[in-house]
Transfer RNA from Candidatus Mancarchaeum acidiphilum, 73 nucleotides, folded computationally. Its Rfam family is "tRNA". The family's RNA type in Rfam is transfer RNA. Rfam describes the family as follows. Transfer RNA (tRNA) molecules are approximately 80 nucleotides in length. RNAcentral holds the sequence, with entries from ENA and Rfam. The prediction has a mean pLDDT of 83. Taxonomically the source falls in Candidatus Mancarchaeum (Archaea, Nanobdellati, Microcaldota).
RNA sequence: GCGAUUGUAGUCUAGCCUGGUAGGACAUCGCCUUGCCAAGGCGGUAACUCGGGUUCAAAUCCCGGCAGUCGCA
Repeated sequence: GCGAUUGUAGUCUAGCCUGGUAGGACAUCGCCUUGCCAAGGCGGUAACUCGGGUUCAAAUCCCGGCAGUCGCA
């Protein structure tokens, strides 16, 4: 340099093909339970890598950038 692939809360991940309320687990915060802690129960906070395009509507489709991984040179 060329090609492929991946990017979603603090962490792991579903959803993307087939556009329509961003979901789950752990973590965290509050409450309940307990003599205390742990465990358990209930509830809250927190995310689509960036820019542009298409569309009534984009995590999802299209173009470009950035970063990781792999292959070729």